[in-house]
RNA sequence: GUGGAGGGCCGGACGGCCGCCUUGGGGAAACCCCGGGAGGAAAGUCCGGACUCGCCAAAGCACCGGUGCCGGGUAACGCCCGGGCAGGGCAACCUGACGGAAAGCGCCACAGAAAACAGACCGCCUGUCGCCUGUCGGCAGGUAAGGGUGAAACGGUGGGGUAAGAGCCCACCGGGGGGAUGGCAACAUCGCCCGCUUGGCAAGCCCCACCGGGAGCAAUGCCGUGUAGGGACCUCGCGUCCGACUGAUCCCGCUUGCGGGAUAUCGGGACAGGGCGGCUUUGGCCCGAGAGGUCCGGGUUGGCAGCUAGAGCCGCGCGGCAACGUGCGGCCCAGAGGAAUGGUCGUCUGAGGGGGCAACCCCGACAACAGAAUCCGGCUUACAGGCCCUCCGCGCAU
Numbered sequence: 001g002u003g004g005a006g007g008g009c010c011g012g013a014c015g016g017c018c019g020c021c022u023u024g025g026g027g028a029a030a031c032c033c034c035g036g037g038a039g040g041a042a043a044g045u046c047c048g049g050a051c052u053c054g055c056c057a058a059a060g061c062a063c064c065g066g067u068g069c070c071g072g073g074u075a076a077c078g079c080c081c082g083g084g085c086a087g088g089g090c091a092a093c094c095u096g097a098c099g100g101a102a103a104g105c106g107c108c109a110c111a112g113a114a115a116a117c118a119g120a121c122c123g124c125c126u127g128u129c130g131c132c133u134g135u136c137g138g139c140a141g142g143u144a145a146g147g148g149u150g151a152a153a154c155g156g157u158g159g160g161g162u163a164a165g166a167g168c169c170c171a172c173c174g175g176g177g178g179g180a181u182g183g184c185a186a187c188a189u190c191g192c193c194c195g196c197u198u199g200g201c202a203a204g205c206c207c208c209a210c211c212g213g214g215a216g217c218a219a220u221g222c223c224g225u226g227u228a229g230g231g232a233c234c235u236c237g238c239g240u241c242c243g244a245c246u247g248a249u250c251c252c253g254c255u256u257g258c259g260g261g262a263u264a265u266c267g268g269g270a271c272a273g274g275g276c277g278g279c280u281u282u283g284g285c286c287c288g289a290g291a292g293g294u295c296c297g298g299g300u301u302g303g304c305a306g307c308u309a310g311a312g313c314c315g316c317g318c319g320g321c322a323a324c325g326u327g328c329g330g331c332c333c334a335g336a337g338g339a340a341u342g343g344u345c346g347u348c349u350g351a352g353g354g355g356g357c358a359a360c361c362c363c364g365a366c367a368a369c370a371g372a373a374u375c376c377g378g379c380u381u382a383c384a385g386g387c388c389c390u391c392c393g394c395g396c397a398u
Base pairs, nucleotide, nucleotide: 001394002393003392004391005390006389007388008387009386010385012348013347014346015345016344017343018342020037021036022035024033025032026031039369043380044379046378047377048376049375050374051216052215053214055213056283057282058281059280060279061278064212065211066210067209068208069083070082071081072080073079084098085096086095087094088093099207100206104205105204106201107200108199121147122146123143124142125141126140127139128138129137130136131134155173156172157171158170159169160168174196175194176193177192179190180189181188182187220305221304222303223302230296231295232294233293234292235291236290239271240270241269242268248263249262250261251260252259253258254257273287274286275285276284312331313330314329315328316327317326318325319324352363353362354361355360
């Protein structure tokens, strides 16, 4: 100089005027004063939480869903950091649905003879028969070395061996088993043993380990307004005991107006029972003659709380390779409701554009994506332009 790789940051500044929302203060009110007022993604709502809810609770089981190399970080995660392995790249570096396929089931299109307890289509080899005696044909058998098909053909390469072949034998590679060393581990390295039939798909079911209830601030609580205090359908159930007293009915007894019993009624209590999860257990609550569910109809659709000081932000120190943790100091940073955060002018900066041989001059903020709605931690997606740091390859010079 050139081509790349990784990471971080900014994404207009200041002021005047006029507006909008709002904490606090003043005022009888109109209104005035002093402060505050979007983002790195406020977005998608994809993960993880805080918070709330009798949506009965807890434990267990089942179902369902999620995650999936190892170690660490964290409130937690499917996130982040470090490492391993695999693939890509000359490299910096990037990428990864990366547990189990000898637990079981299932599937493997087309092509092909054959697709998973293999398979003779061509070919090769042996024997035998035939005659149109040869680079021939038939039959019987051997053979997975070669050809061909395929995403994949039942270990690979080389040698020996053989009629031709074959882990049939040997070496190396691959595989399985078991061990040593290093490492917390994933895993790596190195001996030993076994010639070793046993593909691929788990993003098909499944197995293993771990995790997970649901709904969401239109949660939820309080107050007010005001209508209703309903209707339809479905499911389950309407049982026992005790008591009361006045009355009722009936029965029995006799002392003839009293005792006993039964029934219905009434009221209270106890229990059985029923209901509230997918199931079980324990507990709780409700009902106990009603309970539960679904739908329809009518009314209100107002106020306050929740609501923003928080796993908060900034700086410095310490621990850690890092993610992150921790100590000290400082700071307060929209909180409203279908919703304010805007307009304009001036000055400046400015990527870029134009002119000029050049110094330089002119234009230039209409130079992006976007817009808080309970709040945090992530991920993903969008983003004109600019700045900074580290690293790698190549070329040239020294």

A computed fold for a 398-nucleotide RNA from Sagittula stellata E-37, annotated as Bacterial RNase P class A. It matches the Rfam family "Bacterial RNase P class A". Rfam describes the family as follows. Ribonuclease P (RNase P) is a ubiquitous endoribonuclease, found in archaea, bacteria and eukarya as well as chloroplasts and mitochondria. Gene Ontology terms of the family: tRNA processing, ribonuclease P activity and dimeric ribonuclease P complex. By type it is a ribozyme. The gene name in the source record is rnpB. The sequence is in RNAcentral, with records from ENA and Rfam. The organism belongs to Sagittula stellata, within Bacteria. Model confidence (mean pLDDT): 75 of 100.